Description: A computed fold for a 133-nucleotide RNA from a marine sediment metagenome, annotated as c-di-AMP riboswitch aptamer (ydaO/yuaA leader). Rfam family: c-di-AMP riboswitch aptamer (ydaO/yuaA leader). From the family's description: This family represents a conserved RNA structure found upstream of the ydaO and yuaA genes in Bacillus subtilis and related genes in other bacteria. The prediction has a mean pLDDT of 76. RNAcentral holds the sequence, with entries from MGnify.
[in-house]
RNA sequence: CGCCUAAUCCCCCGACAGAUCGGGGGAGCGGGGGAUCCACCCGCAGAUGCGGGCUCCGGGGUGAAUCUCGCCACAGGCGAGUAGGCCAACUCCUUCGGCCGAACCCGUCAGCUAACCUCGCAGGCGUAGAAGG
Repeated sequence: CGCCUAAUCCCCCGACAGAUCGGGGGAGCGGGGGAUCCACCCGCAGAUGCGGGCUCCGGGGUGAAUCUCGCCACAGGCGAGUAGGCCAACUCCUUCGGCCGAACCCGUCAGCUAACCUCGCAGGCGUAGAAGG
């Protein structure tokens, strides 16, 4: 200087010899919660409405990271595949090839959702893809 990503920019205070780090604020960007209406489920009516959404296997969120099958010394582990994601120098699509397909959190609660509330702004790389449209 540039790239991936929401993960960036600015101001103030402090620490350090310094690179930099910590705290606070603002902007911007990204995520979650959250009405009416609508959607879904149940019941009743009969038409296009009324009432309710209780219990159990819990359920939900970030993320591409889900689901299926098999094996085992089976609160779990391993293997094979798979939804899906990535392979960075304008963007998109196609083909071939390669890699990943984790982890964590909330806590019995979450459809959508204006107002409103709230959280995050890490990390990594200098490309180890190629060809075509």